Context: one part of a larger RNA
RNA sequence: GGAUAAACAAUGGCGACAUUCUUAACACCUGAAAUUCAGACGGAAAGUGGUUCUUCCAGUGGUGUACGUGUGAGUAAUGCGUAAUAACCUUCCCUUAGGAGGGGAACAAUAGCUGGAAAUGACUACUAAUACCCUAUAGAAUAAGGCUGAGGAGAAAAAGGAGGAAUCCCCCCGAGGAGGGGCUUAUGUCGGAUUAGCUAGUUGGUGAGGCAAAUCCUUACCAAGGCAACGAUCUGUAGCUAGUCCGAGAGGAUGAUCAACCACACUGGGACUGGGACACGGCCCAGACUCUUAUGGGAUGCAGUAGUGGGGAAUUUUCCGCAAUGGGGAAAAGCCUGAUGGAGCAAUGCCGCGUGGAGGAGGUAGAAGGCCCACGGGUCGUGAACUUAUUUUCCCGGAGAAGAAGCAAUGACGGUAUCUAGGGAAUAAGAAUCGGCUAACUCUGUGCCAGCAGCUGUGGUAAUACGUAGGAUGAAAGAGUUAUCC
Numbered sequence: 001g002g003a004u005a006a007a008c009a010a011u012g013g014c015g016a017c018a019u020u021c022u023u024a025a026c027a028c029c030u031g032a033a034a035u036u037c038a039g040a041c042g043g044a045a046a047g048u049g050g051u052u053c054u055u056c057c058a059g060u061g062g063u064g065u066a067c068g069u070g071u072g073a074g075u076a077a078u079g080c081g082u083a084a085u086a087a088c089c090u091u092c093c094c095u096u097a098g099g100a101g102g103g104g105a106a107c108a109a110u111a112g113c114u115g116g117a118a119a120u121g122a123c124u125a126c127u128a129a130u131a132c133c134c135u136a137u138a139g140a141a142u143a144a145g146g147c148u149g150a151g152g153a154g155a156a157a158a159a160g161g162a163g164g165a166a167u168c169c170c171c172c173c174g175a176g177g178a179g180g181g182g183c184u185u186a187u188g189u190c191g192g193a194u195u196a197g198c199u200a201g202u203u204g205g206u207g208a209g210g211c212a213a214a215u216c217c218u219u220a221c222c223a224a225g226g227c228a229a230c231g232a233u234c235u236g237u238a239g240c241u242a243g244u245c246c247g248a249g250a251g252g253a254u255g256a257u258c259a260a261c262c263a264c265a266c267u268g269g270g271a272c273u274g275g276g277a278c279a280c281g282g283c284c285c286a287g288a289c290u291c292u293u294a295u296g297g298g299a300u301g302c303a304g305u306a307g308u309g310g311g312g313a314a315u316u317u318u319c320c321g322c323a324a325u326g327g328g329g330a331a332a333a334g335c336c337u338g339a340u341g342g343a344g345c346a347a348u349g350c351c352g353c354g355u356g357g358a359g360g361a362g363g364u365a366g367a368a369g370g371c372c373c374a375c376g377g378g379u380c381g382u383g384a385a386c387u388u389a390u391u392u393u394c395c396c397g398g399a400g401a402a403g404a405a406g407c408a409a410u411g412a413c414g415g416u417a418u419c420u421a422g423g424g425a426a427u428a429a430g431a432a433u434c435g436g437c438u439a440a441c442u443c444u445g446u447g448c449c450a451g452c453a454g455c456u457g458u459g460g461u462a463a464u465a466c467g468u469a470g471g472a473u474g475a476a477a478g479a480g481u482u483a484u485c486c
Base pairs, nucleotide, nucleotide: 001486002485003484004483006482007481008480013353014352015351017349018348019346021311026309027308028307030306031305036062037061040060041059043057045055046054047053070264071263072262079189080188081187082186083185084184088181089180090179093177094176095175096174098172099171101135102134103133104132110125111124112123114121115120160169161168162167190236191235192234197227198226199225202224203223204222205221206220207219208218209217239261241259243254244253245252246251266287267286268285269284270283290299291298292297317343319342320341325339326337327336328335357388358387359386369380370379371378372377394423395422397420398419399418403413432473433472434471435456436455437454441470442469444467445466451458452457
């Protein structure tokens, strides 16, 4: 000098765009943050009504809830970055070849009865389906390159839904694709040697098991290997990267916001379902906490959004809307969406604008006042007053968007931005510094005292260095100080 997610005290006009718990991965009241489909299904209730229709949804069923959101505790390599590779999977989507035959048994809801304070159950009876089961049918799996031959074995569905129909949607089995994901290899990736040896599933092989898949992934047996001074092991610290800041560069520091990847979702462990999880707003077990209880037992998980307490120098509203973009489910209309779009708070940052412009020393004062003075005067200072015009902003009226996605309709923001009539200089400047470095000087008080201070230093009676005053300087809705990095 530059920079910052900054903070502090005094000061503070407007707008655009950004940003806002860096500390306790501390504990959380309350609301809402993931639903949807009645065009899969039986049914209850209500309404209309008089034999039909509508509404609604506790339950069965399907999809989604593995996305999106948050946080950085852990992790020094099962991570990340770069480059490659072979032994894999893939709901939805796209392309393409086929299929959708015949049967059956149940379980919720419901009704009855019953246990429990509650959470939530037990028993009996009944019932539907795009739920479940059996069976026929296959260029399919088993079978790990391809082809040929022989033998054996073998899995599917919704005759579903809508419609008057055409037809549309859904479903089953193959092949290919796209996108997504899993695995492996090489290489790079902080400090400590006052950490020098580490390792028995350890390193390799065979058989077996297991996985979507290669592999000690697991197991039995066999061999005795494997890593390490090019730093193994141990220990400390740490999410990684694109980037960001500084620097001419080399390089140093850093990893907030935005984007990609990883890890986590009260702490620890576990699996279930599923194409995908070992699952933030799912389940089970254990633990700590909080709440509740009839003491037998139950309920909860804000590192989602807003908000509260606490910690702290320090970080916002318990706001509006699904209008847009995107996502979920749906045939569609609708529906859901604290993602997101917006508004609010904060000079937290950056950028822009303003706090006025022009004339005005005369002809009878460079006025009054302050400060300095050699007492002549000088300076604040054309600054003010005064005259004149203007209105960014401000006040008050009028008009009023784009953003909407091509019939129309649909705007939270918002009567906002913007345009315009009227009004009146009106509503708007503080903070720091002035010995040198370093732009800017005098008086006075003090007298090595009080104090100042980034470095040098200053102050002991003439202090441009302390305190006040006048003046000046630089930047300016900022200006200083502190902290941190270059």
A computed fold for a 486-nucleotide part of an RNA from Viscum album, annotated as small-subunit ribosomal RNA, 5' domain.
Rfam family: Bacterial small subunit ribosomal RNA.
The full RNA is in RNAcentral, with records from SILVA.
Taxonomically the source falls in Viscum (Eukaryota, Viridiplantae, Streptophytina, Magnoliopsida).